[in-house]
Molecule: c-di-GMP-I-GGC riboswitch aptamer
Organism: Chloroflexota bacterium
């Protein structure tokens, strides 16, 4: 430095439950603990979600509702990459 995860110390917290934020997706504190060695940090790409218009499908017609398709504007890194950065240590 690479790779690995025995050990001990520390950390982090899914679902759920409550309190407030927000049309929402979800956020933030508390309880909680499934998990985690990058569940550290960034929305850069993709996906996946949500709000609002556009355009198309559809019935005998018109709105709703439902589908598709692409716009903008968000959310989510504990979905996959991807850039930085990082703890302790047996053995190789």
């Nucleotide at each position: 430095c690479c790779c690995c995860g025995a050990a001990a110390a520390g950390g982090c917290a899914a679902a759920c439950c409550c309190a407030c934020c927000g049309u929402g997706a979800g956020g933030u504190g508390g309880g909680g603990g499934c998990g985690c060695a990058a569940a550290g940090u960034c929305a850069u790409g993709g996906a996946u979600c949500u709000g609002c218009g556009g355009u198309c499908c559809g019935a005998g017609g018109u709105a709703c509702a439902g589908g598709a398709u692409g716009g903008c504007a968000g959310a989510c890194c504990g979905c996959c990459a991807g850039a930085c950065u990082g703890c302790c240590g047996u053995u190789u």